[in-house]
RNA sequence: ACGAUGAAAAGCCAAACCUGCUGUGAAAGCAGGAGCGGAAAGUUGUGGGUCUUCAUUUUGAAGACAGCCAGACUGCCAAG
Numbered sequence: 001a002c003g004a005u006g007a008a009a010a011g012c013c014a015a016a017c018c019u020g021c022u023g024u025g026a027a028a029g030c031a032g033g034a035g036c037g038g039a040a041a042g043u044u045g046u047g048g049g050u051c052u053u054c055a056u057u058u059u060g061a062a063g064a065c066a067g068c069c070a071g072a073c074u075g076c077c078a079a080g
Stems, first nucleotide, its partner, number of pairs: 005080001012038002017033006036067001042073003046070003049065007
């Protein structure tokens, strides 16, 4: 240096819920408040899975979820 684990410290993100806006959508997203929690709760729809809409014979098409799981890329500190 790299990898695994992770105490401490400095910081970081930000659940449910509330308000406003967007959206066909009680899916979901954005902004503000709030803070459940998180060592990648940073990025990425690649593979599963879940949710929504349209249609439907059975399955298909479109949209969404990265804080559902796995993978990929990147990354702060540093006791043991």
c-di-GMP-I riboswitch aptamer from Sulfurovum sp., 80 nucleotides, folded computationally. RNAcentral holds the sequence, with entries from Ribocentre. The coordinates come from a structure-prediction model, not an experiment, and the mean pLDDT is 85.